[in-house]
The part of an RNA shown here (small-subunit ribosomal RNA, central domain) has 350 nucleotides and comes from Mariniblastus sp.
The sequence was found in a public genome assembly.
The coordinates come from a structure-prediction model, not an experiment, and the mean pLDDT is 89.
The organism belongs to Mariniblastus, within Bacteria.
Rfam family: Bacterial small subunit ribosomal RNA.
Context: one part of a larger RNA
RNA sequence: CUGGGCUUAAAGGGUGCGUAGGCGGGUUUAUAGGUCAGAUGUGAAAGCCCACGGCUCAACCGUGGAAUUGCGUUUGAAACCAUAAGCCUUGAGGGGAUCAGAGGAGAGCGGAACUGAUGGUGGAGCGGUGAAAUGCGUUGAUAUCAUCAGGAACACCGGUGGCGAAAGCGGCUCUCUGGGAUCUUUCUGACGCUGAGGCACGAAAGCUAGGGGAGCGAACGGGAUUAGAUACCCCGGUAGUCCUAGCUGUAAACGAUCUGUACUAGUCCGUGGGGCCUCCCACAGUUUCUCGGACGUAGCGAAAGUGUUAAGUACAGCGCCUGGGGAGUAUGGUCGCAAGGCUGAAACUC
Numbered sequence: 001c002u003g004g005g006c007u008u009a010a011a012g013g014g015u016g017c018g019u020a021g022g023c024g025g026g027u028u029u030a031u032a033g034g035u036c037a038g039a040u041g042u043g044a045a046a047g048c049c050c051a052c053g054g055c056u057c058a059a060c061c062g063u064g065g066a067a068u069u070g071c072g073u074u075u076g077a078a079a080c081c082a083u084a085a086g087c088c089u090u091g092a093g094g095g096g097a098u099c100a101g102a103g104g105a106g107a108g109c110g111g112a113a114c115u116g117a118u119g120g121u122g123g124a125g126c127g128g129u130g131a132a133a134u135g136c137g138u139u140g141a142u143a144u145c146a147u148c149a150g151g152a153a154c155a156c157c158g159g160u161g162g163c164g165a166a167a168g169c170g171g172c173u174c175u176c177u178g179g180g181a182u183c184u185u186u187c188u189g190a191c192g193c194u195g196a197g198g199c200a201c202g203a204a205a206g207c208u209a210g211g212g213g214a215g216c217g218a219a220c221g222g223g224a225u226u227a228g229a230u231a232c233c234c235c236g237g238u239a240g241u242c243c244u245a246g247c248u249g250u251a252a253a254c255g256a257u258c259u260g261u262a263c264u265a266g267u268c269c270g271u272g273g274g275g276c277c278u279c280c281c282a283c284a285g286u287u288u289c290u291c292g293g294a295c296g297u298a299g300c301g302a303a304a305g306u307g308u309u310a311a312g313u314a315c316a317g318c319g320c321c322u323g324g325g326g327a328g329u330a331u332g333g334u335c336g337c338a339a340g341g342c343u344g345a346a347a348c349u350c
Base pairs, nucleotide, nucleotide: 003322004321005320006319007304008303012318014201015200016199017198021194022193023192025088026087027086028085029084030083031082033081034080035077036076037075038074039073040072041071042070049065050064051063052062053061054060091191092188093187094186095184096183097182098181099180103177104176105175106174107173108172109171110154114150115149116148117147118146119145120144121143125136126135162169163168206247207246208245209244210243211242215241216240220236221235222234223233258317259316260315261314262313263312266295267294268293269292270291272289273288274287275286276285299306300305323350324349325348332343333342334341335340
């Protein structure tokens, strides 16, 4: 490079936005760069191939042809690609009306629980475990009542429920704000898809500075268990967990399944809209669009399974894989305060 692949065998980038590039709806006219056809010039000779001929044959040699798949010039064709100028509405986007939602940011508020403090009652234990002990307690604990303070998280509702690109989002109220769905006798008129680099977002842990610190709790101390016990169990407990401003940029960041578009049996359940039916509302019925699930036909698959949310049938673009170990190591580069991240071999060995 080509081929074959990427749910589980190696392999989908953590996610989005988007530059270059690649690809791109219907229709009309024109041009003729690509494309196609004809003519012509050139494409040295030798060689290869074909025919005939010369050495008695052959090798070898000669003559002619073919080939030389290419390039130039020229004459045409106009379907397709391209270019130019128009038009169109189904792709895409905008407007209007309606709607659902833990989507995001900030501020305020609430109750339960917990811990501490103060005071009252009370008087010997409490706590903990498989059993204990360390621990707490006559300087009055545990229990119980009242008041106060503090921090963190929001029971029930809660749901194969919802929202978000992913990470993720759950008490209540207000302010600001993003996206989506449905309906539409509304507008623009291909404005689209993907996306190397790039930019942004990105759980937890960790780092820097300043706050905060109830509970929990790496490290650490003690008590047990045990042959030992640097553990599992128990009593304590620092960082951290929380907030603000930055950094880090990784996860089994998973549906282990890239994004977009089109097509291909159904049945059942849920979510949010619209229509029809019902005299009206509601319920019910029916139908249609969006989203979330279960089962399943054909097909696909090594099988498990998947199956209109495809792993089916196709197209467009990107990323990635190419036996195991060595190794996500070494080295160089680059980013980071560091921890480390990204990029990423070989020898050797089976």